[in-house]
Notes: Predicted 3D model of a 1487-nucleotide RNA (small-subunit ribosomal RNA) from an uncultured bacterium. RNAcentral holds the sequence, with entries from SILVA. Its mean pLDDT, the model's own confidence on a scale to 100, is 84. Rfam family: Bacterial small subunit ribosomal RNA.
RNA sequence: AAUCAACGCUGGCGGCGUGCCUCAGACAUGCAAGUCGAACGCGAAAGCCUCCUUCGGGGGGCAAGUAGAGUGGCGCACGGGUGAGUAACACGUAGGUAAUCUACCUUUGGAUUGGGAAUAACAACCGGAAACGGUUGCUAAUACCGAAUAAUGCAGCGGCACCUAAUGGUGACAGUUGUUAAAGCGGGGGAUCGCAAGACCUCGCGUCUGAAGAGGAGCCUGCGGCGGAUUAGCUAGUUGGUAAGGUAACGGCUUACCAAGGCGAUGAUCCGUAGCCGGCCUGAGAGGGCGGUCGGCCACACUGACACUGACAUACGGGUCAGACUCCUACGGGAGGCAGCAGUGGGGAAUUUUGCGCAAUGGGCUAACGCCUGACGCAGCAACGCCGCGUGGAGGAUGAAGGUCCUUGGAUUGUAAACUCCUGUCAGCAGGGAAAAAGCGACUUGACCUAAUACGUCAGGGAGUUGAUUGUACCUGCAGAGGAAGCCCCGGCUAACUCUGUGCCAGCAGCCGCGGUAAUACAGAGGGGGCAAGCGUUAUUCGGAAUUAUUGGGCGUAAAGGGCGCGUAGGCGGCUUGGCAAGUGAAAGGUGAAAUCCCUCGGCUUAACCGAGGAACUGCCUUUCAGACUGCUUGGCUUGAGACCAGGAGAGGUGAGUGGAAUUCCCAGUGUAGCGGUGAAAUGCGUAGAUAUUGGGAGGAACACCAGUGGCGAAGGCGGCUCACUGGACUGGUACUGACGCUGAGGCGCGAAAGCGUGGGGAGCAAACGGGAUUAGAUACCCCGGUAGUCCACGCCGUAAACGAUGAGUGCUUGGUGUAGCGGGUAUCGACCCCUGCUGUGCCGAAGUCAACACAUUAAGCACUCCGCCUGGGGAGUACGGUCGCAAGGCUGAAACUCAAAGGAAUUGACGGGGACCCGCACAAGCGGUGGAGCAUGUGGUUUAAUUCGACGCAACGCGAAGAACCUUACCUGGGCUAGAAUGCCUCUGACAACCCUAGAGAUAGGGCCUUCUGGGUAAAACCAGACAGAGUGCAAGGUGCUGCAUGGCUGUCGUCAGCUCGUGUCGUGAGAUGUUGGGUUAAGUCCCGCAACGAGCGCAACCCCUGUGAACUGUUGCCACCGGCGCAAGCCGAGCACUCUGUUCAGACUGCCCUGUGAAACGGGGAGGAAGGUGGGGACGACGUCAAGUCAGUAUGGCCCUUACGGCCUGGGCUGCACACGUACUACAAUGCCCAGUACAGAACGAUCCGAGACCGCGAGGUGGAGGAAAUCUAGUAAAACUGGGCCCAGUUCGGAUUGGAGUCUGCAACUCGACUCCAUGAAGCCGGAAUCGCUAGUAAUGCCGUAUCAGCUACGACGGCGUGAAUACGUUCCCGGGCCUUGUACACACCGCCCGUCACAUCAUGGAAGUCACUUGUAGCCGAAGCCGGCGCGCCAACCCAGCAAUGGGAAGCAGCCGUCUACGCUAUGAGCGGUAACUGGGAU
Repeated sequence: AAUCAACGCUGGCGGCGUGCCUCAGACAUGCAAGUCGAACGCGAAAGCCUCCUUCGGGGGGCAAGUAGAGUGGCGCACGGGUGAGUAACACGUAGGUAAUCUACCUUUGGAUUGGGAAUAACAACCGGAAACGGUUGCUAAUACCGAAUAAUGCAGCGGCACCUAAUGGUGACAGUUGUUAAAGCGGGGGAUCGCAAGACCUCGCGUCUGAAGAGGAGCCUGCGGCGGAUUAGCUAGUUGGUAAGGUAACGGCUUACCAAGGCGAUGAUCCGUAGCCGGCCUGAGAGGGCGGUCGGCCACACUGACACUGACAUACGGGUCAGACUCCUACGGGAGGCAGCAGUGGGGAAUUUUGCGCAAUGGGCUAACGCCUGACGCAGCAACGCCGCGUGGAGGAUGAAGGUCCUUGGAUUGUAAACUCCUGUCAGCAGGGAAAAAGCGACUUGACCUAAUACGUCAGGGAGUUGAUUGUACCUGCAGAGGAAGCCCCGGCUAACUCUGUGCCAGCAGCCGCGGUAAUACAGAGGGGGCAAGCGUUAUUCGGAAUUAUUGGGCGUAAAGGGCGCGUAGGCGGCUUGGCAAGUGAAAGGUGAAAUCCCUCGGCUUAACCGAGGAACUGCCUUUCAGACUGCUUGGCUUGAGACCAGGAGAGGUGAGUGGAAUUCCCAGUGUAGCGGUGAAAUGCGUAGAUAUUGGGAGGAACACCAGUGGCGAAGGCGGCUCACUGGACUGGUACUGACGCUGAGGCGCGAAAGCGUGGGGAGCAAACGGGAUUAGAUACCCCGGUAGUCCACGCCGUAAACGAUGAGUGCUUGGUGUAGCGGGUAUCGACCCCUGCUGUGCCGAAGUCAACACAUUAAGCACUCCGCCUGGGGAGUACGGUCGCAAGGCUGAAACUCAAAGGAAUUGACGGGGACCCGCACAAGCGGUGGAGCAUGUGGUUUAAUUCGACGCAACGCGAAGAACCUUACCUGGGCUAGAAUGCCUCUGACAACCCUAGAGAUAGGGCCUUCUGGGUAAAACCAGACAGAGUGCAAGGUGCUGCAUGGCUGUCGUCAGCUCGUGUCGUGAGAUGUUGGGUUAAGUCCCGCAACGAGCGCAACCCCUGUGAACUGUUGCCACCGGCGCAAGCCGAGCACUCUGUUCAGACUGCCCUGUGAAACGGGGAGGAAGGUGGGGACGACGUCAAGUCAGUAUGGCCCUUACGGCCUGGGCUGCACACGUACUACAAUGCCCAGUACAGAACGAUCCGAGACCGCGAGGUGGAGGAAAUCUAGUAAAACUGGGCCCAGUUCGGAUUGGAGUCUGCAACUCGACUCCAUGAAGCCGGAAUCGCUAGUAAUGCCGUAUCAGCUACGACGGCGUGAAUACGUUCCCGGGCCUUGUACACACCGCCCGUCACAUCAUGGAAGUCACUUGUAGCCGAAGCCGGCGCGCCAACCCAGCAAUGGGAAGCAGCCGUCUACGCUAUGAGCGGUAACUGGGAU
């Protein structure tokens, strides 16, 4: 895009079309084929009139020669329906018929004479339920039968002309011989004849016989249009001939005889499917699909068979028989055939009225009028399709209300509505009102016919008359916007977006895919988009699809080159002469029906629709011409191919012989304890003497070095040497042949390894197997053994990653460089080198090709020829069938079902028990720990009313928490509150609160007491403003409730790792690459060099802070060298600012200098100077990003949820519970220690609800007290380890301090749950810690003390800082972990914590096998033999004609019944084949 559609929702009108695709299933009822009286005989009735009457009825007339049936003629073979069958001369197209027929019709010639016998109807009688039938009798014809005549008919004979490939045909010779026909009816009529009828004349129709035409039909032929080869052979009337029969006609159409043919890979036969075509749909076309309506042809008419009649039938509404079915029946018999039009039930997703009319068109009959016609013309039903029209138009902004959304401002629906002004299609009502009508025809005019002014015919006029549709189309008027819009869609494809609900549910879905709490994808709504009386869905076809590729594809790696050769058919084929004209081209002619399509014009208001003309119908046939090309043919040629001669190369093949090394075995010698084997071992061998070694022997197999991307072969493949036989290639030459060529479906042959058969052989090796190891296991890898086999001969098998994953052949197309073989040239004494030809074999690369990789004169380039093969993955190279094989199995080779991919090449990452390089307390080297103990703390678990919540590998676990007794607090129990505990705005009040009392656990409640303040203003008030407090009301509360996977912000981590990117350019089809890789170097993508890159950004580094040296300035609260004073002493005081120090500002370090390196540079190594040296040390600082990392409980915040509670207040409890498990610390286990005594030296930081001195009290915690200090001034404040001296003497201790008892101190409303500290007493575990594991590279580790935040106090042994003392070690980068860069592989990309294979278990689905079983189709052989045709008989019956007879009658001929035979339908028997269904059980397959 389309449809004979159906379904869902919806539905105003009209026009034109279309309407059982399924059960060729069954059918009630009506209708669908009759007509002619001008072919013929017969012939009513009702009713009316009339007459008669015995009153029962009868006769006559009209009705009426009507109705009716019958004889006869024509028609019924057309028209209408359906598509079952049919793969066929059925259809289409072009021809043939010299092999034929043709009623009616047209034209034309001739004729139409004279006789005969019956029969239906009818009547009578009889049979039958009916259908129907029988006997006798009568009668007519255009019915039937003889006879006559006759041709240009037919048959025979004769010659002539023309044509034909031929049998033969045509024509004339009115040649000749024989033979064959008929029917009458109607109209009119003057003369003549006749009693009349009529004869006769004339006209028309009919009939007979010829000729011709038109239309129709039969038969024959070429070509064309379908699927299967898992159908390969088929055929006996088969193929041909002769003769006969038959037919309208040729013919095996039929029969007899003879011959043995005919068809088939260009697809016979068989199976399946199917009516064919014009055309229709689609498509740019070529094609593909279809064959409904309309038109042509065919076939069929309940199923099968058969003939009759006829011009035509093997006959839809005819016949006979058989069968199935239905109906009637009196059971004896009968009737029927909607695939005609309507209609019924059935089937189905589905398809209409039992309508009107012959008015038109067409058909049958008729002289005509006319009759018949479910053909047809119309109407009805159905949005089934196409086309047209309408459902209103214009104005109208307060952008109304309502709805929806909202950032609450508004936006949108939306000029939409309302409202105003109009119009009047359609529908409605009323009125008017066509066309379709042509004909027929009283009468009449003319012409013709004729003897005729008659009849008739022709031409013309013409009163009158004919419409189903239909009062329709159309026109006019009336009223009035009044009666008339839906459907689908809105994630992308694909035009159209928001809200709500839902929460992987419900659902959607054409493909991709949506939905797991913010869904533009589900459902609803608002809005929007599309189409519109329709819109969607489903089904189907074509297109897109170059996705079967003729136009117009491919096969190295995506599917796809046969394993290789020889060769048949076939296809294709070099240069040239002449001929032919099949192909080819041109022209002309014929045909290609009409309709359809296209163009133009026209008719319905338009369109659809219809009409006319043109074009076209791409095809086929005939004739003529052309002669390039192809073909056929003739002659020639040499370049393709072959042949001959001369050479050299080679693991080419086959057979025979032969050689040495090695392994093993045997014998003998020497010799002794091991050998062998492995990662390490063991099994194994060995004292019966192995291994090792020497000599000898046996046997089998394979041929080291040479050896080479070297050679040969078609491929498989071929390797010691010699001989014999033998194939091929190559080079050089030639005076030969003359296209002999290429390819190759089938076919034939060859064909590694393994395997199979028979017989040999068997050293080594070695499936299976045994043993030992390894391992979780180890039916493996490793080891020790070991049988088939490997070897030979013969025969099978016929497959391989049989690979260059690349078929064969020919030609053409820049190069470079090896190598093998044979030549040529130059040069040389010669060889080599060098140049060059051909053939083979490699590598690198141009153009070109390719998706890329790559290929590239050995093409995967450019072309031609031929063969093979491919068409998504799986199922499956499976099943079935066939075929080959001894078997194994090979070849050929599906489907159901299932998936939305499978796959190729390349890219970026990630990963690897891949590689190269490098780094890091990563390992190693060291020091100290953890893991064991006790205690502290956090976590898990468990418990609980609650033990609030979060954090979970590194990167949760002394984490949030820099302080849980109440508070905190979020949890639990119980008691209270509900605009609420807090805040803002507004209004009101001037009280409330504090304080006291009572009740209560408290919140709270009640009572008492007290009753404003500040400023302005005023005399004072009032008043105004503000503060404070309370009350009220509304807006607003509140939530540590949920979602860190909706978020902001902040943070952790990789990682202070050196990386991450961009612009422009270049390369690539592209992803992307390059830059950023490479060579060096660095801590560093740091720097240098190189480079199709050149630059740049974020990172690195530096800039900032602290610290280390110095300078300047500063000089108190700091300092004290000089001077002075006082003092026991002390910078205590004066003075001073030199030093130290505080602080500010500078300086200094930059590989700057020297030497050095394979130096090019960067840079490295060493050195000097310097407080410091190569980033001096430390800090702050954290690229692009990763982990949906952490946090909604810090705060903020979207959404959701709660609202007398999930909010708020209070009491008490809990977060501290404890059988356990883990993390992080502390203290220890002791002598480098502990205890006692003495003595020395810090830094940083803090202090007013605070630090708190001296003094006094207490053993002590602490108390009393309060100098000084908002601090370089005062205080905490004695730093400790260290050092000196003393004690302890290796022990559960003078170690260790847990635990417990007692007594206290302090803070606080309050230390019971549940604080810290002190004193006395107690004195647990623990004697250095398993597997494992952590930190640290220098002022570091280790070790010692001090301070601070939080804080009433404290669980701090934590955290954050400070200073003191102060090491050891680093060979090195193999390994572990993490990281960087390059490279490689990849089937990974959620990225190795990836992906993924098979069994088993469960479920579902389709399918193969299967003892059987059930249908269908069909072959062969036979049985039966209806009807009927044909043949034979025909004793029974028998009008016409003939013969005999006066006649009756007899005989003959012809015929009928009947019987027999051939053929044969249905049916039956036997036995095969094919196909399908089903089946216990069973096999694999898919999900």